A computed fold for a 692-nucleotide part of an RNA from a Planctomycetota bacterium, annotated as large-subunit ribosomal RNA, domain II. Model confidence (mean pLDDT): 82 of 100. Its Rfam family is "Bacterial large subunit ribosomal RNA".
Context: one part of a larger RNA
Order: sequence, then structure tokens, then C1' cells
RNA sequence: UCCGGCGAGUUACCGUCUGCAGCGUGGUUAAGGCCUUUCGGGCUGAAGCCGUAGGGAAACCGAGUCUUAAUAGGGCGAAUGUUGUUGGUGGUAGACGCGAAACCAGGUGAUCUACCCAUGAGCAGGUUGAAGCGCGGGUUAUACUGCGUGGAGGACCGAACCCACUUAGGUUGAAAACUGAGGGGAUGACUUGUGGGGAGGAGUGAAAGUCUAAUCAAACCUGGAGAUAGCUCGUUCUCUCCGAAAUUUCUUUAGGGAAAGCCUCGAGCCACUACGCAUUGGGGGUAGAGAUACUGAAUCGGAUGGGGGCCCUUCCCCGGGUACCCCACUGAACCAAACUCCGAAUACCAAUGCGACUAUCUCGGGAGUGAGUCCGUGUGGGAUAAGCUGCACGGUCGAAAGGGAAACAACCCAGAUCAUCGGCUAAGGUCCCGAAGUAAUACUUAGUCACUAAGGAAGUUGAAUUGCUGAGACAGCCAGGAUGUUGGCUUAGAAGCAGCCACCAUUUAAAAAGUGCGUAACAGCUUACUGGUCGAGCAAUUCUGCGCCGAUAAUGAACGGGAGUAAGUAUUACACCGAAGCCAUGGGUUCUGUGAUUCUUCGGAUGAUCAGAGCGGUAGGAGAGCGCUGUACAUCAGAUACAAGCCGUACUGUAAAGAGCGGUGUCGGGGUGUACAGGUGAUUAUGCCGGA
Repeated sequence: UCCGGCGAGUUACCGUCUGCAGCGUGGUUAAGGCCUUUCGGGCUGAAGCCGUAGGGAAACCGAGUCUUAAUAGGGCGAAUGUUGUUGGUGGUAGACGCGAAACCAGGUGAUCUACCCAUGAGCAGGUUGAAGCGCGGGUUAUACUGCGUGGAGGACCGAACCCACUUAGGUUGAAAACUGAGGGGAUGACUUGUGGGGAGGAGUGAAAGUCUAAUCAAACCUGGAGAUAGCUCGUUCUCUCCGAAAUUUCUUUAGGGAAAGCCUCGAGCCACUACGCAUUGGGGGUAGAGAUACUGAAUCGGAUGGGGGCCCUUCCCCGGGUACCCCACUGAACCAAACUCCGAAUACCAAUGCGACUAUCUCGGGAGUGAGUCCGUGUGGGAUAAGCUGCACGGUCGAAAGGGAAACAACCCAGAUCAUCGGCUAAGGUCCCGAAGUAAUACUUAGUCACUAAGGAAGUUGAAUUGCUGAGACAGCCAGGAUGUUGGCUUAGAAGCAGCCACCAUUUAAAAAGUGCGUAACAGCUUACUGGUCGAGCAAUUCUGCGCCGAUAAUGAACGGGAGUAAGUAUUACACCGAAGCCAUGGGUUCUGUGAUUCUUCGGAUGAUCAGAGCGGUAGGAGAGCGCUGUACAUCAGAUACAAGCCGUACUGUAAAGAGCGGUGUCGGGGUGUACAGGUGAUUAUGCCGGA
């Protein structure tokens, strides 16, 4: 992992609502008693309970009462049930199932291990050579010293023994801690045998929260005990109708709840009530806009006026100046969520009219939800970041399949009752993959199309403006481009051309006190400017369509691919394709209307037929069924026995499911109908047991 079996809303009591039944001249018994076919029951038994009156804290009053000074106002009232039972649901109980870590009680453990006690045992061999003692030297005597002797030590080296520092292996091991090679201690705070001691908030501890039987920040066993679990997981057959929420307030509350909102079922209500549209009438201070209409912000000025600073002048008072600061006035331009002289669109409220196969509303039973998501719009936070975060309005997904976007919950189209080798369309498409296309007019040359910006460019289309131009433009070519003068100054030099100042005049068709290059300075080349030649448009600017560059990342990857010069882009026309949309035909089912038939307590119930409208769906509500085991009653098959079970099978039903037939099965039971009861349905609980 797979297969088979087992495996989770039960039961009791008390409420509450609903269906059904009994009684309602209120209903009903409990214990007990009597009887009885042997235990199923029958008859008694009003004690009690509910109801029959409420209001008030109460006294108390009473269809009223309380509050109050009140006869006002207001609050609560001014009656219909009850017993049993089915089903829904709440409470108390383990209360749908499994699951803690823990807490408490009573016991069992020191054969492991930590420490202690008693009594025993063990430590090859080698080395060093303390104290003391003896003799000698030495001293007045000591001290001191040499040689011996001696045999001390948590002494040295190193086996047994004990330990476990390093490293390799082992890591589903040979082993739930080992093996190999080295390592440390090895007469000691040493090691070890046997016996004994103390224990669970306790022991023991040369202290690591260590150890206390492979278990230790509180052992193990049994019990309280099915502890508790606002948490996780799981919760078993089918079909039909409707169908949410991820919000508000409060919460030791935030992944949980309570009340409300939204869903469902039943009952009531039927009104110009909800809803939609139109018209009319409203209030507003948002978007926008504004600034001599306030509050504030803020830029550049100004003939000005006032105050301050600084400077000059002055014995003082005056006075003068100011590219300084502030205020006022004034001109221009400008800003605001917490500015407004103004001011929409929407939205909201009301009235009237119309529409409407719609629903709102009230009461009661049952819920789920209270983590939302992305997209568009308006906004707050953030960085006018986020597939970010908060709010508001709308949509989708959530709970929605189908077509398109290559693929793609949230984008575009569109909401799947079932069937059809029928039709028409939406978004999107029509060269091939791939169903379906042609025509016209332009643009694009970049394979742009088929990712992106600032910025850049005689790409090219269209439009516009301003100049010049047959009195000859623009470009090219030929020629001129001079003189005073080398202007003055500066400078070593400065002659058009280092720099400063000035920038005149003459001759001219025209020619700068010189546009660039150049020289040490000149020279030289060139330009402006002019003539000739040529012969028709030229130059500059702005807007605009489509293109170009900008364009760099790790396998090759930015039309889905092929390919395309249209099969690209823009505009236009007419076609076609294209979905579970719409239409057509047939079937099913729900609801509404119709109402045959049958029954009737005459109130009604039943509901064939036909017509119309519906029938996506998670949580969830409501309804109708299938199957399993057993019980009771009725009934049926069975001698070629039959039944269950098992194997095969082309049948029936909208589903759960159910027959028939053929085998197998050898004595056990079984089918059908009605009613009742439940240990009643498993792909999932790291489920349990067995097997593979």
C1' cells in the first nucleotide's frame, strides 16, 4: 500500500414545538389495593399535577392592578385546555466516536543504578629510596655532614582488574551503547563478592537535574476514570425542493461564544405594504471649482505707508541712505481631509401614476455562518510599493459546470432537469494544426505584429504655419572676397583669428575692425557677402498615424506551434463558425391553475387530464424512498426437493436497488404483504483485528 471483517447522534428523566389519538359538562392518575389465562394485562385508587385571574417587592386589591398627589399618562394584564404517543430540538447525565500532557488515592520496587553499614576477597613483575637507626667526620655539647641500614609514598613504569580520552567501523547493528587500534588509573578518595539500610514531592547525589529495574524537572501498577480537551481527525444507502455566511454589537474576547443579520419549514396577514420605472417636491455640502468670501499655507513684484535693524551725519533734537527683517496696502500667479462666496451627477426621503408569473411583513420549529478571495470604482495606511493592509459600492469565485483567454478559482461570454448523427447565436474567431472569409480603402518593411520607460534619430504617412523663389530660390561648379590697416592697447611678438577696448570710414556687384583651421609672428586655406553658370521648387517649425534604437543572465523558450508581407495594423461592408445560452421535438419531476374519479363525519379529503412557470449548488433546512437483522399476523413455493450463500449472465427501475435463467450447494430453512423494533448501510479516524 491493497483485500476481508469490526468501527461513531444512543438510552433514561425533565422541558419545548409539531403530527396523530382520547377526553373537554376540564384533563389525568402515582404509590398502593383487588382480579388474572404466568405475566402480557384488566379493574380500582384524585393524594398530587396542569388548567380555570391577574397586578404588585409586599401588605393588599382584583378584570383589573402597579407607579403616582392624581380620576392624567405609562407598564403588565383582561383565560382555554389536558393526557398519551411519533418526530424535531434544548437541559441533566460519559451523551456522536477516538485522542492528551496532567491531578489525586492506595500499593509494588534499591536483584539495574547512587550512597551508606557489616563481613570477606583481589592487586604479575620491575623502579625510586622519605623518616628512623648504626658507624665515621664534626662541635665544649648540639647543629651539620659522609657511608651504610631501613622500606615510606592518594610515588614511578607496567599485566590482571577498573575506566572510557581519540579515531575508524557499526547506525533496518553481531549489540535498544558494541567492535578494532591506540589511551587513563593500577597500595588507593582503589576494585570487588555476599548480606543488609533508607522510596516517589520521597530517597540518593565529590552536584550532571544525575540515578531510583532499557522509564525520571517527580518511578511503576491499579483505581477515581469513559478526568477534561472552546483543539485535530473521522462520522457509513438513494433521490426530490429551497439554499446561506465569512457582517454588526458585546465578550480575560479575537481560530470560541451570545443577541441581531442572511437560509429553511409551518402558520397567519392580502394592504395601492415591500419592490421597479416615470413625474413632481425635498434637505445636503461630496466631485469639481474658487481666492477682495473666511481660516490657514505660499511665490515673484510695487509709486507707497508704519515699525525694527545697520550705515552716515549730529553736543542734542532733527536729517539722510539702505540689494536687511516684519506688518499693512496693492499687482500678478498659486494651494488645502480637518478652508468655502459657490456647487453637481448619483444616492436618500416623500407624494402621485403605472408595472408586477414578484415578494415584503408578523408569530413559531430547525440551522449554518461570525478566517473570506480576486477584479472594477472611490478612498485611509504603505513608498499615489506588494498576489500588501483597512473601509465603502458593485461583480465573480466561495457554493458554478459549459465556451473563450495556449495552459490559467476570482478576467470576457454564459447559469448544466434528461435525451437528440436538429437549428440560431454570445464572447472569441474564420491560411494549416482547428469548425468557419471574401471584398474595398489606407498604413507598416520592423517578422513590427508577437513584453517596457525616460531619452535619441534627415525612417515614413497625413495636416498646418512662417519665410525665400523665373526680378532665377536651395545644393553644386567657375570667379571675386579689396583699401585706410599690422585699428588702438597689451605684448618678446599680437598683422581679422592669446587677451582688453572700440567696431569707424573708403572703393565697390560684394567683401566682417572678421566664421573656422593655421603661423613664433607673418604667410597660407576657408566662411559670411557678391557676380556668373544651372533651371523649379527650397528651408525652418508645430501637430499627427505606423515603424527604428534604447532591449543584457544563467539548458533554448515573451505569436500556443507551423508558417505569414498579410494570414500584420486602421476603417468599412456582407457572410460563416462557435457554448450544457436561446429555439425545436420527446421524456421525468416540483409548484400554480384546472378539476374527471372515489371516499365523506357533508366541513372536506383524493387527485386522473390539460395548460403555464420552474428544476447548478457547499454549510444547512424540508420531503419521499431503497436495502439489512429480528418479532407478530396473513399468505405462498417445495420430491425432478427447496431455501440461504457462492459463481456466471445480453433483463427491469429515475436512484438506493430488484427479478429471471444456468451451475454449485444435501437438510439447516426461505419468499411475498402489512405492522413494529433496532447493536441497520464505511474509499478515509498516522482507526482496530486478520491476510497478502